The RNA shown here (transfer RNA) has 72 nucleotides and comes from a Candidatus Pacearchaeota archaeon. Taxonomically the source falls in Candidatus Pacearchaeota (Archaea, Nanobdellati). Its Rfam family is "tRNA". Rfam describes the family as follows. Transfer RNA (tRNA) molecules are approximately 80 nucleotides in length. The coordinates come from a structure-prediction model, not an experiment, and the mean pLDDT is 83.
RNA sequence: GGCCUUGUCGUCUAUCGGUUAGGAUGCAUCUUUGACGUGGAUGAGGGCCCAGUUCGACUCUGGGCAGGGCCA
Numbered sequence: 001g002g003c004c005u006u007g008u009c010g011u012c013u014a015u016c017g018g019u020u021a022g023g024a025u026g027c028a029u030c031u032u033u034g035a036c037g038u039g040g041a042u043g044a045g046g047g048c049c050c051a052g053u054u055c056g057a058c059u060c061u062g063g064g065c066a067g068g069g070c071c072a
Stems, first nucleotide, its partner, number of pairs: 001071007010025004018055001027043005048064005
């Protein structure tokens, strides 16, 4: 340098064009206990960036950025 691939709560992971963007773990509050832990309930927290297509984009297209792989 070329090609391929990935990018979603703090972390891991669903979504396959119309969802309230779901779950696990962590965090906060409440509860349970004599206390700690465990358990239970509730809550906060997310689409890498910029354009395009579309009535509608996390999802499709182009460019960029970042990670990984292959070739040179």